[in-house]
RNA sequence: GUUUUAUCCGUGCCUAAUGACCUGACGUCAAGUCAGGUGACCGGGGGACCCAAGAUCCCAUGGGGCUAAUCCCGCGCAAGAGUCGCGGGAGGCGCAAGUUCAGCGCCAGCCCGACAGCUAACUCCGGCGGCAACCGAACAGAUGCAAA
Numbered sequence: 001g002u003u004u005u006a007u008c009c010g011u012g013c014c015u016a017a018u019g020a021c022c023u024g025a026c027g028u029c030a031a032g033u034c035a036g037g038u039g040a041c042c043g044g045g046g047g048a049c050c051c052a053a054g055a056u057c058c059c060a061u062g063g064g065g066c067u068a069a070u071c072c073c074g075c076g077c078a079a080g081a082g083u084c085g086c087g088g089g090a091g092g093c094g095c096a097a098g099u100u101c102a103g104c105g106c107c108a109g110c111c112c113g114a115c116a117g118c119u120a121a122c123u124c125c126g127g128c129g130g131c132a133a134c135c136g137a138a139c140a141g142a143u144g145c146a147a148a
Stems, first nucleotide, its partner, number of pairs: 011132004018040001020038007041127006051117001062115001063112004070090007091107005098139004
């Protein structure tokens, strides 16, 4: 110097999914990892007045929450709704901190269990997981700097 392997570290991205400290264990007692605990911070749900909603009849259909992950139309299956499939449209989300343009991608999944509008006090939960080797153009802004 090269190759391989193991454990880590750095720069970033999606997401609420992050930081610190204490104790114990693991580790080459290293870098760090795991478990428990305590703050902080970041998220979500339930929950008054007011407001919203509302009565009766018929048909169909339960309803609700997290999330960007929804809605509408046509056709097919079908007695019907729904689901599924194929098209079309609208809308929503992400890509190295803002805007515009361009380009590329996503619109899944999970939960509650007959039940919940908003909602102060109050109260109950979550802080997982998955990625990339790149970083287009213009404008604007901030910081740093001898320069970059």